[in-house]
Context: one part of a larger RNA
C1' cells in the first nucleotide's frame, strides 16, 4: 500500500416522519379609496435595557361611548421594578376622538421627499425677534363686484360657492400599434389588431328598442351559452383564415327628445286697429301682427304617426273683461295605472330576514403493559352530535368543538307592507302643417366585415361634390324591374355576461423544506450609476426538568464527572443521521514484479455457528483468458465526444379534434349539448332530441331514385342496390393534427423604458503652469540719403519659439501575465503660454448622440449600449432521454425534391384479420434473346508485311501526243497476319418466363394499425472512371460486418470455419493445426544449403548454382578440354593516305602451297615489327558439345529498436508428393432444465386457463408486438399490523428466470399497509446538466514595493510584532501640515480576543459599553444672477406630450462684520479672557405741508481679457545684536546651546488716489437739483487707501520656584541684508475679454412722518467629531486614481538633484 471486518460525539445532511407555509378551486360577500388629504412612506412612540416586527401618533403597544364576555392582565418577549382587575380589567364587536412630517406640480412660495422661507388674522410678548393656532395653489363651472386699448362694452382682475386632481390585481371601451415566427426562401398573406404605449370608466363595461334579419314563409331591442360548422366562403386558391340566418337555452323592459301647434316673457320691426273665445248689450286698448330668442304645455311613429280640423267623454267647487248663457280653463274627489336603476320625481315609518361580537350544547369506568394510555382486555353510555383539532402512543363519551337551538345597544345589506308621490280618454275624415342637411347619395382613396378589388353590396372614415321631404326616403350582395322589409342623419335603458387585488366559510386520488409562491417570512441580505436583478436558511424534549456542584484550563472556549429525563450517541453546531470523504484497530496479501485490476482454476493462512446448506466466511501466492462506460459512426481500447467523486433534482405530458384496435351499453337505430329540476350539495339521480352519425344512391348540375349517369337509344357500359344489412355512444391503448407539445441550448428581431458620476463634443463659471535661454515688431542714438532706403549700436520683450520640473501624455524595453494592478511598475521618452491643462455645474441618447475619423467613444459592454417584455421566438443542427423479461426483426436502395447530413411515396420490418397451394428449391419439357466467346474471304470501320507486265494520278527523261524510269500517291486483285463498348455471317453457359411432378418450410398474397431506414464498409466475380494506381471512386452480382458472439488467421469489424436458450470437470468434428511456448504425429519417396524457408513485399535483367526431361551433333576410323608443333605464299590486294603493310576508312574477298592457315578473330606499331585466334597435326583415352523445357535455389535487394518465421529454435521442426492417426469451436451429439409456437390427448358447459406427450424454435442495432416488477396517492376501509416497537437506516452465508421479495439482529421512536382495482409530478451513471457536500493538486504556490532593524525594561496564561527607553535606518514641493469632494462615528475613554487583520497578538479603523461636534463675524440657508431647468396664461401635437412669455429656481461667480492668547481624554476664528467690528429694533437733540416715508422708474457704481514692465514692499529666510544657560569624559570660553514673538489703541510723519463752485443744455420713454454733455472759476480743503516713527496696553516667552496644581514668577523682545505676495500704475497685442442684486444718487407722483451721535436691546436655522489615505474610488488594511492652499536650511538658476529642520515613518508574518 491492497481486500475484508469492527469501531468513531469524525465530517456531511440524504432518507423517513412531521408542518408553522404555499398551490388550485368552490360557495357567499364586497367590488372601490382620495383635498373630510388616499395608496405608500419618513420620524417618533414602552417605567428600565429597545436594535427588529406588530400596534399607535406629541391624546402616540393608546383615549371615550355602547354591546359581548369572565378571571386574570400589562403584544412578539424572557427579566427587573411597578401597576390594573367582580365598582368587571385584559380581550372581541359597533360607533366616535386624536391623528407629527412627506407624498396628488401636496395645494402660501421654494426645494436635493420626509426640509427651508413668506404674507394676513388671532393668542403669548413693553417692542422687535421668536413660539402656537387658523387662512392664503392651479384649473373648470356658476354667481357677484370691478374693469383697459375704446364712448358703451369686452378681454382681464378680484371675490364667494361647487367640482377636479392621485392610487388600485384582473375584467371593459377607445386612440395608436410591432417583430421574432409560419409560409421548408420571401415580398401579398400569417403571427395579430396579439404584445406594448396611451386616454377614460364602472362594479361591471360595452351593446340595445330595426332606414334590421330573411325569402315570397315569416321573425320582431341588446347581451351570453349550445348548435349550425371547420359548413358557406376568403386565400401567392399557398400557408392558413373562417361566418351568418334558422333551431335549443339563460335573461327579459321598454322609453324620452327635436319639429308642427298653444300660451307666457324678452328683443327688434311694423305703427292706431287688424285685436280683446262665442251670442246680445256695454266697454277696453303700450292692444294686435311679423321675425328671433327663451320658458311651460303638446308630441314621438311606418298596418305611417303627430299637429290642426270634426264628433263624443264621471262628479264637486271656483274662474270665466263686464250682465246672462255657452265653450273653455283651474282645483279637489272618485276610478284606473305606475313608482325610487332608464321611462318625471322627493322622502318617511313599521315588520321580517341577513351580516359585523357571541351563547347553550349528550355521553366512561376498571384492569394490564408503559416514562406517559387515547393501545389491549372487561363491562357500560350518548348519538338530529362516529366532521375535525388537541391532550405525555391510536379518544364518539378528557378539552375545544360538532348536530341542533338561541342571540345585537350600534353600524351595513335586503324583502314586504303602509304613508307618500307621479300619470290619465275614445273615434273619424285625409284639405293644410310637421317628422333630425353640408346629411343621404355620388367621385377618388382607405378601413372593417368570412369577403386579400374581386361582379363587391352593406357599415364606417378623409377630401371633393351634393339631394328629396310622405305623391317622400333607405334596404333585400354589381345593376335594373317586379315584389317584399324598414323609416337614417338626436338621446337613455336593468337582467342574463367578464374578472377577483380583498373578506368569510369550505374542499383537494395538490406539495411537504433542492418540493410547494422568489419568499414556512424576504422583495430581506447582497449586486448594479440606474432601470433592474435577487438568494440561502424549518424540527431538543411530553414538560426546560436547558445540566446545581466538583475537576482540567488564561478560559462565559472545550472536555471529564455528578445530576435531570423513558432516552443525553435527545445537550442547545440538539429527531432520524445514508453516501462521498477522514481516521483508529485487526485477519490475510504485498519489496525481480509489471498493464481496463475482473473472471475461471487454485495452494497456504485466519475465522465462525450463520437463514443448517452438498458446512460456511475472509484473504488470495501461482496459472489460463481478457484493451473501461456512454455517444456518434461504414468502422472506436482508440490518440474522436462527455463524465473528479457522492447525495438529491432532471426529459413523450395535458386539452380539443380525427383515426385504428380490443372492451362495455343499446341496436335499424345510437346519443344527448347548453340548460333546468331535485338532492346527503363541485358529487349522484332525473329532465332536456336543438343538433350529430347511421339507415340510398347516381350525376358537374338541374334532377331522378333501387336505381342513376352517358346517350336519339339499349339485351351496352360506369358507379350503386339485391337483407347473407350494422351502426352508434362511452372510457382505455397506439398514432396523427392544432396548441411551447420529449427536455436543455443560440446568434438575432421588435416594443417600452434606464443611463453622458466613465468617456466624446459643446455651454457657463473658477483655478494651474519652478527656473533658464533666444531676442521679432516698435522706439532711440550714430552713420547714411536730395529725401527715402540702408547699415550699426542700444532699448524693447514678441512667439501654436528653445531647454527643462509641477501638470498632461504614453516612445522603446524589461518585469508582471492564477499580477501589487481586469492595463500597472521600473528605466527611457513626447508636450510643457497653448488648437494647453484642470475643478464645479449643465446640455446632446440608441439607427440615436458625439467623433482634428480609429468604426473610435457613449459606466471594465459597441458594425448599433443596458434593462424588462413579446418569449417557452425559431433551430431540416449538436447533446441528453431513467425498471425487467419474452417473440419477431430491418435499411443505408428507387423516383421526386432550391434536393443532396432534410423530407414524401415505394422497397425492406412488425402486429391483427383474411385468402389459400399461390411461394422457394430440384427434375423434365417448352420459350424468346444477341452477352462471353468467336469472326470479319459477312457488313461498318481500323490495320501489318509482301506481290501485281492491273488501272489512274504525280514526278523525271525525251523533239514528242511515242517510249522508258520511278524507292511518290490512290484504287483493284492475290498470298500471309490482325483489331472493335457504340462491327456481327455466327453464338453459348447462366439468368428470366411458362407447364407438370416432387420437395421444403409456412416461407406467398390481400386489407388495415405501427415503424425504422435514404452517410454504408470490405471481400470474390463482371464492368465504367483512374495510370487495367490507391484501404480510390461509381455500378452489377454473391458473401460477411453493420445488427454476430465462438474457433482459425501472432494480435486484426468486413478473410476462412461456424450462427451463442440455460447448466454439465461427457463425446465427435470444421477451418486450422500436432518440436517447446501451446491441445494434438508418425510413416514413405524426392528436392533445397540459400537459415531459402517455417501461411505475408519485389521486377527487368544476370549467372557453366543444382535436380529432372527433350532435340541435334561429334566420338575408339580417338571426340571435348589441356599440352607440343604449325598457322604459309602472290601481297605492303586495289583505292585512299604524309603513311595504310591482315587489323583508320572504301571496294573486292581471288588464287597458290598445304595436314592446315582468313586479302584475316583480337592485342599492338607513326607505319612496319611482335603476340594471338580461326584452322591443322601430334599426345591423351571415353564420353563431349550446342540448343531447349522444367523443379528448388543465387545476385539484383539502401532507413531509421532486434522489428518482413509471433518467439524460442529448426538442415528439418523447410519444400513437394503419398499414407495412417490425433488435437481443435458457444458447430453436432448425450444428460438435465426453461421460454415460445404447432399438433394430439386429459380436466373444464364453452372460451380463457391448467396439465401430459411429441416435434420445432429461442444471436441481434433501428424498430414492431407481448407479459410483468417496483414507487407516490386514492377506493373497499371507522378494516388489518404497530410502544410486547411503525417508517427510515446498518448488516447477514435466504428465495425467485428478471425487474425484485421475504426473514433475523442492531439502530430508530411513531406511524405503516397485504389483496383487488383506480390515478400518475412513476424508475438516471452520462445532457461542457442544476444544487449541496467532499476529494485531488498540497501542507505546494503565496503572505502585496528590498525605507532595516537591534537591545533592555514593562504588561500578560502566553510577546519577533503591544507599551516605555536607548541605538540604527527612511521621507522631507513629502511618505510633513491645512482643506473641497466623498465616507458617516471610523473620533476619545474603559473593557474584550470567538470572527475580521494574508502569521501571532496582551494590539487595532475589529467586538461591547460610555462619552464627544457649542458661532451675529468661518461656510451655507437667507440677497443676486450665469449656463441650464421648470414654466401661470399662450402656441402646438393621434394620446402621452413638445416649445415657450411673465416669472420661479439654479454657484463653479457678486454681496455686512474677528483677531490674539488660553483651555478638554475627545471641540474651538464657535467655549473662556482681552480688545474690536457689522446689521436691525427702541429711545431721541433735531428735520418735515416752503412737502417726510415710500415709489417694479432714471442715472452712476457693481463690471471683469492675454502678455510684459514699473512702483510699493507683506510673509519667509540669513547674519549680527541682545538675553539666559553650559554638571561630568574631552577640544574649545573671541566657544557651544536656546530664545530674540504676536495683537491692538493714541499722537505724529510720508506716499498714492479721488474731487469743489457757478452757468447753459433739445439726450436718459414722465420728472429731476441726478447722470451725460458744453463753458467759466477755484483750491490742494474734503474723503479714502498703504505705510513709517514714538508711546500706551495686553498676551506670549527660554527658563526658574514650590504647596506638583484647573499653580506661581518670568529676561531679551532689536538691527542690517535678502526676498518679492497682495495692492496700484503704465505699456503692448488681437481672439476685443458675464449678468443681476447689494450700494450711491434723482424724484413724476404721494400726503405725514423721518432720524445722525450716544445709550439700550436683539442677532434665528443648518454644517462643525474624525479620515486626505488602512476611514474616499478601485470586490481587499490593493505598489493604481482624485481638485485647491502652505511647504524651511546647505550647495544650486531652480518647487531639478543630493543631504538634512519641523514633523512623520521602518510599509502587519
Nucleotide at each position: 500500500g491492497g481486500u475484508g471486518u469492527a469501531c468513531g460525539u469524525g465530517a456531511g445532511g440524504a432518507u423517513g416522519c412531521c408542518u408553522a407555509g404555499g398551490c388550485a378551486c368552490c360557495a357567499a360577500g364586497a367590488g372601490c379609496c382620495g383635498a373630510c388629504g388616499a395608496a405608500g412612506g419618513a420620524c417618533g412612540u414602552g417605567g428600565c435595557u429597545u436594535a427588529g416586527c406588530u400596534g399607535c401618533g406629541a391624546a402616540a403597544a393608546g383615549c371615550c361611548c355602547c354591546g359581548g364576555g369572565u378571571a386574570g392582565a400589562c403584544g412578539c418577549a424572557a427579566g427587573c421594578a411597578g401597576u390594573c382587575g367582580a365598582u368587571g380589567a385584559u380581550c372581541c364587536g359597533g360607533g366616535g376622538a386624536u391623528g407629527u412630517c412627506c407624498u396628488a406640480g401636496a395645494u402660501u412660495c421654494g426645494g436635493a421627499a420626509a426640509c427651508g422661507a413668506c404674507g394676513c388674522g388671532a393668542g403669548c410678548u413693553a417692542a422687535a425677534c421668536g413660539c402656537u393656532c387658523g387662512c392664503g395653489a392651479g384649473c373648470c363651472g356658476u354667481g357677484c363686484a370691478u374693469g383697459a386699448a375704446u364712448c358703451c362694452a369686452u378681454a382681464g382682475u378680484g371675490u364667494a360657492c361647487g367640482g377636479u386632481a392621485g392610487g388600485g390585481a384582473a375584467c371593459g371601451c377607445a386612440g395608436g400599434g410591432a417583430a421574432c415566427u409560419g409560409a421548408c426562401c420571401c415580398a401579398u398573406c400569417u403571427c395579430a389588431g396579439u404584445a406594448c404605449c396611451u386616454g377614460c370608466a364602472g362594479g361591471a363595461a360595452a351593446g340595445g328598442a330595426a332606414a334590421g334579419a330573411g325569402a315570397c314563409a315569416u321573425c320582431g331591442a341588446u347581451u351570453c351559452c349550445c348548435c349550425c360548422a371547420g359548413u358557406a366562403g376568403a386565400g401567392g386558391c399557398g400557408a392558413u383564415c373562417g361566418a351568418a340566418a334558422a333551431g335549443g337555452g339563460a335573461a327579459g323592459a321598454g322609453c324620452c327628445c327635436a319639429a308642427a301647434c298653444c300660451a307666457g316673457c324678452c328683443a327688434u320691426g311694423u305703427g292706431c286697429a287688424a285685436g280683446c273665445c262665442c251670442g246680445u248689450g256695454a266697454g277696453c286698448g303700450u292692444u294686435g301682427c311679423a321675425u328671433g330668442g327663451u320658458u311651460g304645455g303638446g308630441g314621438u311613429u311606418g298596418u305611417a304617426a303627430g299637429a290642426g280640423c270634426c264628433g263624443g267623454a264621471g262628479u264637486u267647487g271656483c274662474c270665466g273683461u263686464u250682465a246672462c248663457g255657452g265653450a273653455g280653463g283651474c282645483a279637489g274627489c272618485a276610478c284606473g295605472g305606475a313608482g325610487u336603476u332608464a321611462c318625471c320625481a322627493a322622502a318617511c315609518c313599521g315588520a321580517c330576514c341577513u351580516u359585523u361580537a357571541g351563547a347553550c350544547g349528550a355521553g366512561c369506568a376498571g384492569g394490564c403493559u408503559g416514562g406517559a394510555a387515547u393501545g389491549c382486555c372487561u363491562g357500560g353510555c350518548c348519538a338530529a352530535a362516529g366532521a375535525a383539532g388537541g391532550u405525555g402512543a391510536u379518544a364518539g363519551c378528557c378539552c375545544u368543538g360538532u348536530a341542533g337551538u338561541c342571540g345585537a345597544a350600534a353600524g351595513g345589506g335586503g324583502u314586504c307592507g303602509g304613508u307618500c308621490u307621479c300619470c290619465g280618454c275614445c273615434g273619424g275624415a285625409g284639405u293644410u302643417c310637421u317628422u333630425g342637411a353640408g346629411u343621404a347619395g355620388c367621385g377618388c382613396c382607405c378601413g372593417u366585415c368570412c369577403c386579400g378589388u374581386g361582379g363587391a353590396a352593406c357599415c364606417g372614415g378623409g377630401c371633393g361634390u351634393g339631394a328629396a321631404g310622405c305623391g317622400g326616403c333607405g334596404c333585400g350582395g354589381c345593376c335594373c324591374a317586379c315584389c317584399g322589409c324598414g323609416c337614417a342623419a338626436g338621446g337613455c335603458u336593468a337582467a342574463g355576461u367578464a374578472c377577483u387585488a380583498c373578506u368569510u366559510g369550505g374542499u383537494g386520488a395538490c406539495c411537504g423544506a433542492u418540493a410547494g409562491c422568489g419568499a414556512a417570512g424576504a422583495g430581506u441580505a447582497g449586486c448594479g450609476c440606474g432601470a433592474g436583478c435577487g438568494a440561502a436558511a424549518g424540527g431538543u424534549g411530553a414538560a426546560a426538568a436547558g445540566a446545581a456542584c466538583c475537576c482540567c484550563u488564561g478560559u462565559u472556549a472545550g472536555g471529564g464527572g455528578a445530576g435531570u429525563g423513558a432516552a443525553a450517541u435527545a445537550g442547545a453546531a440538539c429527531c432520524u443521521g445514508a453516501a462521498a470523504c477522514c481516521g483508529u484497530a485487526u485477519a490475510c496479501c504485498u519489496a525481480c514484479c509489471a498493464g481496463c485490476g475482473g473472471u475461471c482454476g487454485g495452494a497456504g493462512c485466519c475465522c465462525c455457528a450463520u437463514u443448517g446448506a452438498u458446512g460456511g466466511g475472509g484473504u488470495g501466492a501461482c496459472g489460463g483468458c481478457g484493451u473501461g462506460c456512454c455517444u456518434u459512426u461504414u468502422g472506436c481500447a482508440u490518440a474522436a465526444u462527455g463524465a473528479c467523486c457522492c447525495g438529491g433534482c432532471g426529459a413523450g405530458u395535458u386539452g380539443g379534434c380525427g383515426u385504428a384496435c380490443g372492451c362495455g351499453g343499446c341496436a335499424a337505430g345510437g346519443u344527448u349539448a347548453a340548460g333546468g329540476g331535485u338532492u346527503u350539495a363541485a358529487g349522484g339521480c332525473c329532465c332536456g332530441a336543438a343538433g350529430c352519425c347511421g339507415a340510398a344512391g347516381c350525376g358537374a348540375a338541374a334532377g331522378c331514385g333501387a336505381g342513376u349517369g352517358c346517350g336519339a337509344a339499349a339485351u351496352g357500359u360506369g358507379c350503386g342496390a339485391u337483407a347473407c344489412c350494422a351502426g352508434u355512444c362511452g372510457a382505455g391503448u397506439g398514432c396523427g393534427c392544432c396548441a411551447g407539445a420529449c427536455c436543455c441550448g443560440a446568434a438575432a428581431a421588435c416594443a417600452g423604458g434606464u443611463g453622458a458620476u466613465c468617456u466624446a463634443a459643446c455651454c457657463a463659471u473658477g483655478g494651474g503652469c519652478a527656473g533658464g535661454a533666444u531676442g521679432a515688431a516698435g522706439c532711440g542714438g550714430a552713420u547714411g540719403u536730395a529725401a527715402c532706403a540702408g547699415u550699426u549700436c542700444g532699448u524693447g520683450g514678441a512667439g501654436g519659439u528653445c531647454c527643462g520640473a509641477a501638470c498632461c501624455g504614453g516612445u522603446g524595453a524589461a518585469u508582471g501575465u492564477u499580477g501589487a494592478a481586469a492595463a500597472a511598475u521600473u528605466c527611457u521618452c513626447g508636450g510643457a503660454u497653448g488648437a494647453c491643462u484642470u475643478g464645479u455645474g449643465g446640455u446632446u441618447a440608441g439607427g440615436g448622440a458625439u467623433a482634428a475619423a480609429a468604426g473610435g467613444u457613449c459606466a471594465a459592454u459597441c458594425a448599433a449600449a443596458c434593462c424588462u417584455g413579446u418569449a417557452g421566438a425559431u433551430a431540416g443542427c449538436u447533446g441528453g432521454u431513467u425498471c425487467u423479461c419474452c417473440c419477431c426483426g430491418a435499411a443505408a436502395u428507387a423516383g421526386c425534391u432550391u434536393u443532396a447530413g432534410g423530407g414524401c411515396u415505394a422497397g425492406c420490418c412488425u402486429c391483427a384479420g383474411g385468402a389459400g397451394u399461390u411461394u422457394u428449391c430440384c427434375u423434365a419439357c417448352g420459350g424468346g434473346g444477341g452477352u462471353a466467346g468467336a469472326g470479319c474471304g459477312a457488313c461498318u470501320g481500323u490495320u501489318c508485311a509482301g506481290g501485281u507486265u492491273g488501272a489512274g494520278g504525280g514526278g523525271g527523261u525525251g523533239c514528242a501526243u511515242a517510249a522508258c524510269c520511278u524507292a511518290c500517291c490512290u484504287c483493284g486483285c492475290c498470298c500471309a497476319g490482325a483489331c472493335a463498348a457504340a462491327c456481327u455471317c455466327c453464338g453459348a453457359a447462366u439468368a428470366c418466363c411458362g407447364u407438370a411432378g416432387g420437395u421444403a418450410a409456412u416461407a406467398u398474397c390481400c386489407u388495415g394499425g405501427g415503424a425504422g431506414u435514404c452517410a454504408g464498409a470490405c471481400u470474390g466475380c463482371g464492368a465504367g472512371g483512374g495510370a487495367u494506381a490507391a484501404g480510390c471512386u461509381u455500378c452489377g452480382u454473391g458473401g460477411u460486418c453493420a445488427a454476430g458472439a465462438g474457433g482459425g488467421a501472432a494480435a486484426c469489424a468486413g478473410c476462412c470455419c461456424a450462427g451463442a436458450u440455460u447448466g454439465g470437470c461427457a463425446g465427435c468434428u470444421a477451418a486450422g493445426g500436432c518440436c517447446c511456448c501451446g491441445a494434438a504425429u508418425c510413416c514413405a519417396u524426392g528436392c533445397u544449403c540459400a537459415g531459402u524457408g517455417u501461411a505475408g513485399a519485389u521486377a527487368a535483367g544476370g549467372a557453366g548454382g543444382u535436380g529432372g526431361g527433350g532435340u541435334u551433333g561429334c566420338a575408339u576410323a580417338g571426340a571435348c578440354a589441356g599440352c607440343u608443333a604449325g598457322g604459309a605464299u602472290g601481297u605492303u590486294g586495289g583505292c585512299u593516305u604524309a603513311g595504310a603493310a591482315g587489323c583508320a576508312g572504301c571496294c573486292a574477298c581471288c588464287a597458290u602451297u598445304u595436314a592446315a592457315a582468313a586479302a584475316g578473330u583480337g592485342c599492338g606499331u607513326a607505319a612496319u615489327a611482335g603476340c594471338u585466334u580461326a584452322c591443322u597435326a601430334g599426345u591423351c583415352g571415353a564420353g563431349c558439345a550446342a540448343c531447349u523445357c522444367u523443379g528448388c535455389g543465387c545476385c539484383g535487394a539502401a532507413a531509421a529498436u532486434u522489428a518482413a518465421c509471433g518467439g524460442g529454435a529448426c538442415u528439418a521442426a523447410g519444400c513437394a508428393u503419398g499414407g495412417a492417426g490425433c488435437c481443435g469451436a458457444a458447430g453436432c451429439u448425450c444428460c438435465a432444465g426453461a421460454c415460445u409456437g404447432c399438433a394430439c390427448g386429459a380436466g373444464g358447459u364453452g372460451a380463457a386457463c391448467u396439465u401430459g406427450u411429441g416435434c420445432a424454435u429461442u444471436g441481434g442495432u433501428a424498430g414492431g408486438g407481448g407479459a410483468g416488477c417496483g414507487u407516490u396517492g386514492g377506493a373497499c376501509g371507522a378494516g388489518c399490523g404497530a410502544u410486547u416497537g411503525a417508517a427510515g437506516g446498518a448488516g447477514g452465508a435466504c428465495g425467485g428466470u428478471a425487474a425484485c421479495g421475504a426473514c433475523c439482529u442492531c439502530u430508530g421512536g411513531a406511524c405503516g399497509u397485504g389483496g383487488u382495482c383506480c390515478a400518475a409530478g412513476u424508475g438516471a451513471u452520462u445532457a461542457u446538466g442544476c444544487c449541496g457536500g467532499g476529494a485531488u493538486g498540497a501542507g505546494u504556490a503565496g503572505c502585496g514595493a528590498u525605507a532595516a532593524a537591534g537591545a533592555a525594561g514593562g504588561u500578560g496564561a502566553g510577546a519577533a510584532u503591544c507599551c516605555u527607553u536607548c541605538u540604527c535606518g527612511c521621507c522631507g514641493u513629502a511618505a510633513g501640515c491645512c482643506u473641497a469632494a466623498g465616507g458617516u462615528u471610523u473620533c476619545c475613554u474603559g473593557g474584550g480576543c470567538a470572527a475580521g487583520g494574508c502569521c501571532a497578538u496582551u494590539c487595532c479603523g475589529c467586538c461591547c459599553a460610555g462619552g464627544g461636534u457649542u458661532a451675529g463675524u468661518c461656510g451655507g440657508u437667507c440677497c443676486c444672477u450665469a449656463a441650464g431647468a421648470c414654466g401661470a396664461g399662450g402656441c402646438u401635437g393621434a394620446a402621452a406630450g413638445g416649445c415657450g412669455u411673465a416669472g420661479u429656481c439654479g454657484a463653479u461667480g457678486g454681496g455686512a462684520a474677528g483677531c490674539a492668547g488660553g483651555u478638554c481624554a475627545a471641540c474651538a476664528u464657535u467655549c473662556c479672557u482681552g480688545c474690536a467690528c457689522c446689521a436691525c429694533u427702541g429711545u431721541g437733540a433735531g428735520c418735515g405741508u416752503u412737502g417726510a416715508a415710500c415709489g417694479a422708474g432714471g442715472a452712476g457704481u457693481g463690471a471683469c481679457g492675454g502678455c510684459g514692465g514699473g512702483u510699493c514692499g507683506a510673509a519667509g529666510g540669513u547674519u549680527g545684536u541682545c538675553c539666559g544657560g553650559c554638571u561630568a569624559c574631552u577640544a574649545g570660553a573671541u566657544g557651544c546651546c536656546g530664545g530674540u514673538u504676536c495683537u491692538u489703541g493714541g499722537u505724529u510723519g510720508g506716499g498714492g488716489g479721488u474731487g469743489g463752485u457757478g452757468g447753459g443744455u433739445a439726450g436718459g420713454a414722465a420728472a429731476a437739483c441726478c447722470c451725460g454733455u458744453c463753458c467759466a472759476c477755484a483750491u490742494g480743503a474734503u474723503c479714502u487707501c498703504c505705510u513709517g516713527a514714538c508711546u500706551g496696553a495686553g498676551a506670549g516667552g527660554a527658563g526658574c520656584c514650590c504647596u506638583u496644581g484647573a499653580g506661581g514668577c518670568g529676561a531679551a523682545c532689536c538691527a542690517a541684508c535678502u526676498g518679492g505676495a497682495a495692492g496700484u500704475c503704465c505699456g503692448u497685442c488681437c481672439g476685443a475679454g458675464a449678468a443681476a442684486a447689494a450700494c450711491u444718487u434723482c424724484g413724476c407722483g404721494g400726503g405725514a412722518g423721518c432720524a445722525g451721535a450716544g445709550c439700550a436691546g436683539u442677532g434665528a436655522c443648518c454644517g462643525u467629531a474624525c479620515c486626505u489615505a488602512a476611514u474616499c474610488u478601485g470586490a481587499c488594511a490593493c505598489a493604481g486614481g482624485a481638485g485647491g492652499g502652505c511647504g524651511a536650511g546647505g550647495c544650486g538658476a531652480a518647487u531639478a538633484g543630493c543631504c538634512u529642520c519641523a514633523g512623520g515613518c521602518g510599509c502587519u508574518c
Molecule: large-subunit ribosomal RNA, half A
Organism: Phycisphaerales bacterium